This is a predicted structure of a 73-nucleotide RNA (transfer RNA) from an uncultured Clostridia bacterium. Its Rfam family is "tRNA". From the family's description: Transfer RNA (tRNA) molecules are approximately 80 nucleotides in length. The prediction has a mean pLDDT of 81. The sequence was found in a public genome assembly.
RNA sequence: GCUGUUGUAGCUCAGUAGGCAGAGCACAUCCUUGGUAAGGAUGAGGUCACCAGUUCGAAUCUGGUCAACAGCU
Numbered sequence: 001g002c003u004g005u006u007g008u009a010g011c012u013c014a015g016u017a018g019g020c021a022g023a024g025c026a027c028a029u030c031c032u033u034g035g036u037a038a039g040g041a042u043g044a045g046g047u048c049a050c051c052a053g054u055u056c057g058a059a060u061c062u063g064g065u066c067a068a069c070a071g072c073u
Stems, first nucleotide, its partner, number of pairs: 001072007010025004019056001027043005049065005
């Protein structure tokens, strides 16, 4: 330098024929207990890496940029 894959909540990841952004764990409050753990209820937490384009509508499609990983030279 070229090619490919990946980038979504604090962490691990779902989410494909474009149509309300989700799960588990973790976290906060409450219940339960003599206390802790376990269990239960409720809740907070997101610029879907970034910039543009297409579209009535984009996490999703297209182009570019950045980063990580892998391969080739």